Predicted 3D model of a 346-nucleotide part of an RNA (small-subunit ribosomal RNA, central domain) from an uncultured bacterium. Rfam family: Bacterial small subunit ribosomal RNA.
Context: one part of a larger RNA
RNA sequence: UUGGGUUUAAAGGGUGCGCAGGCGGAUUGCUAAGUCGAUGGUGAAAUACCUCUGCUUAACAGAGGAAUUGCCAACGAUACUGGCAGACUAGAGUGUAAGAGGUGUAAGUGGAAUGUGAUGUGUAGCGGUGAAAUGCUUAGAUAUGUCACAGAACGCCGAUCGUGAAGACAGCUUACAAAUUUACAACUGACGCUCAUGCACGAAAGCGUGGGGAUCAAACAGGAUUAGAUACCCUGGUAGUCCACGCUGUAAACGAUGUUCACUCGUUGUCGGAUGGUAACAUUCGGUGGCUAAGCGAAAGCGAUAAGUGAACCACCUGGGGAGUACGAUCGCAAGGUUGAAACUC
Numbered sequence: 001u002u003g004g005g006u007u008u009a010a011a012g013g014g015u016g017c018g019c020a021g022g023c024g025g026a027u028u029g030c031u032a033a034g035u036c037g038a039u040g041g042u043g044a045a046a047u048a049c050c051u052c053u054g055c056u057u058a059a060c061a062g063a064g065g066a067a068u069u070g071c072c073a074a075c076g077a078u079a080c081u082g083g084c085a086g087a088c089u090a091g092a093g094u095g096u097a098a099g100a101g102g103u104g105u106a107a108g109u110g111g112a113a114u115g116u117g118a119u120g121u122g123u124a125g126c127g128g129u130g131a132a133a134u135g136c137u138u139a140g141a142u143a144u145g146u147c148a149c150a151g152a153a154c155g156c157c158g159a160u161c162g163u164g165a166a167g168a169c170a171g172c173u174u175a176c177a178a179a180u181u182u183a184c185a186a187c188u189g190a191c192g193c194u195c196a197u198g199c200a201c202g203a204a205a206g207c208g209u210g211g212g213g214a215u216c217a218a219a220c221a222g223g224a225u226u227a228g229a230u231a232c233c234c235u236g237g238u239a240g241u242c243c244a245c246g247c248u249g250u251a252a253a254c255g256a257u258g259u260u261c262a263c264u265c266g267u268u269g270u271c272g273g274a275u276g277g278u279a280a281c282a283u284u285c286g287g288u289g290g291c292u293a294a295g296c297g298a299a300a301g302c303g304a305u306a307a308g309u310g311a312a313c314c315a316c317c318u319g320g321g322g323a324g325u326a327c328g329a330u331c332g333c334a335a336g337g338u339u340g341a342a343a344c345u346c
Stems, first nucleotide, its partner, number of pairs: 004317003007300002012314001014201004021194003025088001027086005033081002035077003039073004049065006091191001092188003095184005103177007110154001114150008125136002162169002206247006216240001220236004258313006266291011295302002319346003328339004
């Protein structure tokens, strides 16, 4: 390389949008680029292959044939692919009418809890643990009542629930914005799928500037434990945790399962619609769960939300260690990210 693979053995990019590229519904006509046929030219000779011949044979040599699977030209065929032109509606989109949502952004606002301050009552302990101690407390703590302030998070509802491309999203209200579902089948008429490079988004931690700082809490300090204890436990506690703007660009970013389309028994829940029905319920569309036939799978298991049967496109893998390291390049303020070897060794 061919091939074979990618849930768990090596392997699906964190996610989307999307240029180039690849692939693309049903129909009529034209064309003849791809495709197919036959003809001519060319495809040096030698070598290799087949037949015959010459050296006593062979090696070797000579003659002929075939081959040279390619390229070029003009001729013909027109099913398929392509191109051009027309017409179609099943894909895709628009519209109209309904619906659901913890989708996003911004502003406002609420109660519980926590901490702190003020003040009243009240007196000797509180706190903490396996047991203690550090710590707090007669300058009146802990407990309890009232008032005030601050910051952060939203109990019950709450769910195998809902929404979002993913990350993620939950008190309540309002504004704005987007996506999505169903029904109708009015409109456009293949406008589609995928997507290297690219662009955008992207938990937590971290970084920069300025705020904020209640709680919790790396580092740090002290008390314990222990042979030791740079830990687990306890008392404190700073960055950080929160906000605005900018960077970083990584995660077991997981369904460890790329996206899209088609096809392939049943059964039982649930969320949002539609139709029929008084209702129970039935049918149907879109999600989300359980069990399973066939099939698949090394098995575990998957099983219409496929890991089944097929198609299109992208990404990735090719023994373990060395190593996601070195070097180079590139991005970053830095931390570091991306790309990514070899020697050697088993």